[in-house]
Source information
This is a predicted structure of a 513-nucleotide part of an RNA (small-subunit ribosomal RNA, 5' domain) from a soil metagenome.

Context: one part of a larger RNA
RNA sequence: GAUAGAACGCUGGCGGCAUGCAUAACACAUGCAAGUCGAACGGUAACAGGUUAUGUAGCAAUACAUAAUGCUGACGAGUGGCGGACGGGUGAGUAACGCGUAGGAAUCUGCCUCAAGAUGGGGGAUAACUGACCGAAAGGUUAGCUAAUACCGCAUAUGAGUUCAUCCCGACAGGGAUGACCUUGAAAGGAGUAAUCCGUCUAGAGAUGAGCCUGCGUCCGAUUAGCUAGUUGGUAGGGUAAAAGCCUACCAAGGCGACGAUCGGUAGCUGGUCUGAGAGGAUGAUCAGCCACAAUGGGACUGAGACACGGCCCAUACUCCUACGGGAGGCAGCAGUGGGGAAUUUUGUGCAAUGGGGGAAACCCUGACACAGCGACACCGCGUGAGCGAAGAAGCCCUUUGGGGUGUAAAGCUCUGUCAGCAGGGACGAAAAAAAUGACGGUACCUGCAGAGGAAGCAUCGGCUAACUACGUGCCAGCAGCCGCGGUAAGACGUAGGAUGCAAGCGUUGUCC
Numbered sequence: 001g002a003u004a005g006a007a008c009g010c011u012g013g014c015g016g017c018a019u020g021c022a023u024a025a026c027a028c029a030u031g032c033a034a035g036u037c038g039a040a041c042g043g044u045a046a047c048a049g050g051u052u053a054u055g056u057a058g059c060a061a062u063a064c065a066u067a068a069u070g071c072u073g074a075c076g077a078g079u080g081g082c083g084g085a086c087g088g089g090u091g092a093g094u095a096a097c098g099c100g101u102a103g104g105a106a107u108c109u110g111c112c113u114c115a116a117g118a119u120g121g122g123g124g125a126u127a128a129c130u131g132a133c134c135g136a137a138a139g140g141u142u143a144g145c146u147a148a149u150a151c152c153g154c155a156u157a158u159g160a161g162u163u164c165a166u167c168c169c170g171a172c173a174g175g176g177a178u179g180a181c182c183u184u185g186a187a188a189g190g191a192g193u194a195a196u197c198c199g200u201c202u203a204g205a206g207a208u209g210a211g212c213c214u215g216c217g218u219c220c221g222a223u224u225a226g227c228u229a230g231u232u233g234g235u236a237g238g239g240u241a242a243a244a245g246c247c248u249a250c251c252a253a254g255g256c257g258a259c260g261a262u263c264g265g266u267a268g269c270u271g272g273u274c275u276g277a278g279a280g281g282a283u284g285a286u287c288a289g290c291c292a293c294a295a296u297g298g299g300a301c302u303g304a305g306a307c308a309c310g311g312c313c314c315a316u317a318c319u320c321c322u323a324c325g326g327g328a329g330g331c332a333g334c335a336g337u338g339g340g341g342a343a344u345u346u347u348g349u350g351c352a353a354u355g356g357g358g359g360a361a362a363c364c365c366u367g368a369c370a371c372a373g374c375g376a377c378a379c380c381g382c383g384u385g386a387g388c389g390a391a392g393a394a395g396c397c398c399u400u401u402g403g404g405g406u407g408u409a410a411a412g413c414u415c416u417g418u419c420a421g422c423a424g425g426g427a428c429g430a431a432a433a434a435a436a437u438g439a440c441g442g443u444a445c446c447u448g449c450a451g452a453g454g455a456a457g458c459a460u461c462g463g464c465u466a467a468c469u470a471c472g473u474g475c476c477a478g479c480a481g482c483c484g485c486g487g488u489a490a491g492a493c494g495u496a497g498g499a500u501g502c503a504a505g506c507g508u509u510g511u512c513c
Base pairs, nucleotide, nucleotide: 001513006509007508008507009506010505013382014381015380016379019375020374021340026338027337028336030335031334032333035082036081037080040079041078043075044074047073048072049071050069051068052067053066054065055064056063057062089293090292091291098218099217100216101215102214103213104212107210108209112206113205114204116202117201118200119199120154122152123151129144130143131142132141133140134139159184160183161182163180164179165178166177167176168175169174189198190197191196219265220264221263226256227255228254231253232252233251234250235249236248237247238246268290269289270288271287272283273282274281275280295316296315297314298313299312318329319328320327321326346372348371349370350369354368355366356365357364358363385415386414387413388412395406396405397404398403419454421449422448423447424446425445429440457502458501459500460499461498462483463482464481468497469496470495471494472493478485479484
């Protein structure tokens, strides 16, 4: 000199654009953050309508009331489907194929795309519901009824598997094609008057996503020198979507290490960021990619995908409810609270846009996101007025008492109107014919009005280092980055006047280059 997710002190006008728990992966009150589909299903708790019956009023149309009826729009709870594996958070762990980069072969892949074929015929249940019962509650037991795109057989099927035959490729291991025998394996319907649309099953290809293996790179310590028995390899078996000691049995005795194994410490990695002429050094907030984690530890279930943040089970610690028998919970989601800390925001608005889930759609959900609020925390821009105005008012300071400084500064005169203020108008963002749809927001912006009115501080002035005098103090009080100042004329302490530097900031502290 430069840097920032900074903090502290003094000060503080406006706007834009970013950014904001770095500490206790400490504990959490409250609300919200993942639902949706009635075009899969039985149904009908609520709301609205219709129909029927009865009654009242009326000549009647009709109105009102009561009852019945899922008939319709819809729909609480329930069965079922898809989604809750994305999105969002955090960096505890991890020195590792975790990440980065370059490759590889023994794999899977819901939704989506392309193209082929099929969707035949049956069955038994069960929730909801009703009855009975248990429990303080959470919840549960039992009997009975019922539906499906829920569940289970059967048929058929390109398919899959074992064996055999022929051919092709290959150094071997092995791979591929065709054929035969045997074994085995599917399906679901819904909407619509219909056309048709949406689904379902089997097999193939693609796309996307994911799993696995390898070369190289990836911090410090030798005051850590030896480490290793599933350890290294083989055979057989098991296991997985898949190669493999991944696991098991047996056999062999290997494998790693001074090119640093093992052990200990520290740490998420990267694109990047900061600095530097570069080489390099430091760093890994925001944004983006990957990884890991979800009170702590372990486990599996479901599923295309999890060993699953707002799923399940067990254990532990903690908190809460309890009728003491037993139950409930997990903010490292968004706000917010306590605590810790030098220190880090609102229990805001909206789904209008972008994106995501469900749905045929309408639409619903979305603390993702879009916005608003708070903080000079960073960066950028603007303003706090402009011109004229005395050999120069007053005040204050200094003085050799002559004067000098503040100083064109003020006053005064003439102007301007940025920002802020008031008033009027008023968007883009909205989406290929028309209409509708804006949280932000009556915001940005435009026009008009008035008046210099509302808007400057902070640090320093001995040298380094730009800027000097007076008074007070008297090795005291104090200053200080280094050298050093202060013991009676201190340009170094304190105050004042003046000056210098930067400026809505300035200075200090810590941090890195």
Model confidence (mean pLDDT): 87 of 100.